[in-house]
FMN riboswitch aptamer (RFN element) from Gemmobacter aquaticus, 129 nucleotides, folded computationally.
The model forms 100% of the base pairs in the Rfam consensus.
The organism belongs to Gemmobacter, within Bacteria.
Rfam family: FMN riboswitch aptamer (RFN element). Its family is annotated with FMN binding in the Gene Ontology. Rfam describes the family as follows. The RFN element is a highly conserved domain that is found frequently in the 5'-untranslated regions of prokaryotic mRNAs that encode for flavin mononucleotide (FMN) biosynthesis and transport proteins.
It was read from a public genome assembly, where an Rfam model found it.
Model confidence (mean pLDDT): 79 of 100.
RNA sequence: CGCCGUUCUCGGGGCGGGGUGCGAUUCCCCACCGGCGGUGAUAGCCCGCGAGCGCCUGCCAAAGGCAGGGUCAGCAGAUCCGGUGAAACUCCGGGGCCGACGGUAUAGUCCGGAUGAAAGAGAAUGGAC
Numbered sequence: 001c002g003c004c005g006u007u008c009u010c011g012g013g014g015c016g017g018g019g020u021g022c023g024a025u026u027c028c029c030c031a032c033c034g035g036c037g038g039u040g041a042u043a044g045c046c047c048g049c050g051a052g053c054g055c056c057u058g059c060c061a062a063a064g065g066c067a068g069g070g071u072c073a074g075c076a077g078a079u080c081c082g083g084u085g086a087a088a089c090u091c092c093g094g095g096g097c098c099g100a101c102g103g104u105a106u107a108g109u110c111c112g113g114a115u116g117a118a119a120g121a122g123a124a125u126g127g128a129c
Base pairs, nucleotide, nucleotide: 003127004126005125006124007123008122009121010120016030017029018028019027031109032108033099034098035049036048037047038046044097045096052075053074054072055069056068057067058066059065060064079095080094081093082092083091101112102111103110
């Protein structure tokens, strides 16, 4: 240093201005934000992962709720042009696009599940080689 195990810690950002309206941080104009691993070179939109929804199982008479499973048949978004270079859908310049569920005047940005969970990151420690 690598491998196997245990414990602990960390682990998501963003509505400011104007308009309409009884009412909107939800609509309209402008604004703002970008988890984790990988990838010949730095990625919201290349390949994957995570949370969420769904689905399945159990319990509660039902509605619905709670607990469990974890990809199951499903949803799970979105990029082009030019330049540099050995190499970039990742850099530079320009244009464009996307964003779970519940609540509420229709929400990526407010409130809620969530003082949760988690992709993973790090530290300590034990073991065999």